[in-house]
Context: one part of a larger RNA
RNA sequence: CUGGGCUUAAAGCGUGUGUAGGCGGAUUGGUAAGUACCUUGUGAAAUCCCAUGGCUCAACCAUGGAACUGCUUGGUAUACUGCUUGUCUUGAGCUACUUAGGGGCAACCGGAACAAAUGGUGGAGCGGUGAAAUGCGUAGAUAUCAUUUGGAACGCCAAUGGUGAAAACAGGUUGCUGGGAGUAUGCUGACGCUGAGACACGAAAGCCAGGGGAGCGAACGGGAUUAGAUACCCCGGUAGUCCUGGCCGUAAACGAUGUCCACUAGAUCGUAGGAGCUCUGACGCUCUUACGGUCGAAGCAAAAGUGCUAAGUGGACCGCCUGGGAAGUACGGUCGCAAGGCUAAAACUC
Numbered sequence: 001c002u003g004g005g006c007u008u009a010a011a012g013c014g015u016g017u018g019u020a021g022g023c024g025g026a027u028u029g030g031u032a033a034g035u036a037c038c039u040u041g042u043g044a045a046a047u048c049c050c051a052u053g054g055c056u057c058a059a060c061c062a063u064g065g066a067a068c069u070g071c072u073u074g075g076u077a078u079a080c081u082g083c084u085u086g087u088c089u090u091g092a093g094c095u096a097c098u099u100a101g102g103g104g105c106a107a108c109c110g111g112a113a114c115a116a117a118u119g120g121u122g123g124a125g126c127g128g129u130g131a132a133a134u135g136c137g138u139a140g141a142u143a144u145c146a147u148u149u150g151g152a153a154c155g156c157c158a159a160u161g162g163u164g165a166a167a168a169c170a171g172g173u174u175g176c177u178g179g180g181a182g183u184a185u186g187c188u189g190a191c192g193c194u195g196a197g198a199c200a201c202g203a204a205a206g207c208c209a210g211g212g213g214a215g216c217g218a219a220c221g222g223g224a225u226u227a228g229a230u231a232c233c234c235c236g237g238u239a240g241u242c243c244u245g246g247c248c249g250u251a252a253a254c255g256a257u258g259u260c261c262a263c264u265a266g267a268u269c270g271u272a273g274g275a276g277c278u279c280u281g282a283c284g285c286u287c288u289u290a291c292g293g294u295c296g297a298a299g300c301a302a303a304a305g306u307g308c309u310a311a312g313u314g315g316a317c318c319g320c321c322u323g324g325g326a327a328g329u330a331c332g333g334u335c336g337c338a339a340g341g342c343u344a345a346a347a348c349u350c
Base pairs, nucleotide, nucleotide: 004321005320006319007304008303012318014201015200016199017198021194022193023192025088026087027086029084030083031082033081034080035077036076037075038074041071042070049065050064051063052062053061054060091191092188093187094186095184096183097182098181099180103177104176105175106174107173108172109171110154114150115149116148117147118146119145120144121143125136126135162169163168206247207246208245209244210243211242215241216240220236221235222234223233258317259316260315261314262313263312266295267294268293269292270291271290272289273288274287275286276285277284299306300305323350324349325348332343333342334341335340
């Protein structure tokens, strides 16, 4: 250096955009850098290998050959790779016309429920549990009617359903805006794939500043339970949960399955389109594109399972793994206000 792997045994970065690099569709001409062959010079000697010989043999030694797989000169070849030149359309993109959607951002609006406040009715309990008690209530609770205020979340529709790169996204209306799919094949003509670093996004919790605070509720207090009960159950309750601006950068960030391309039986359901056939029509049937599921042949797999959404058969590129513990720790570096994150050992031990 090569060889093995990564759903569950160790192992796919949380996700994307993209620099260098690696790899790259069909075809014409040129070139000849890589490549192949011939050739020039060199590749010290010794060693190694082969043959022969010399010490009685051997080790050892001598002579000759081969080798030294490399670099280099000139020439030839042109399939492949490279460079260059022209052409092409199937990859990629653009355009036109359609189309579905909780994709994103902002503003405005909404009702029911809930809590509180005020007023009325009413007059002794309410609440809570396995059972209770703490708690609330004659300063009038619970219940009920009316009015008002507040914050958060948006029932039914709703789905095995949709959108998004992931995280995530659901009351309604409006504005701004990103992406996808189908049809047409009208335009460009390889403009592509991956992607070390880098940059951006990134649940919840947490942090900083200012607001807000109905409900819920870490911490905390009380009541129970219990041998104890720093819990499970109950009554309260502060941070927080919400908004604005700024940090943090982690999750079983999961499909525990990197991205892209090609190929390889079927059956069936759903979502969004496009065609065709039939019918008065609703509809029905058939074909087809994209996406999302269920089952399954071959294959694969240790098995579970997977199976055109591969974990099958191949290709391109990146990331990662190498016995368990010590340890995702120490030290150093770097980022952060902090919490801590990222990078990342060893002694020792089994």
Molecule: small-subunit ribosomal RNA, central domain
Organism: Phycisphaerae bacterium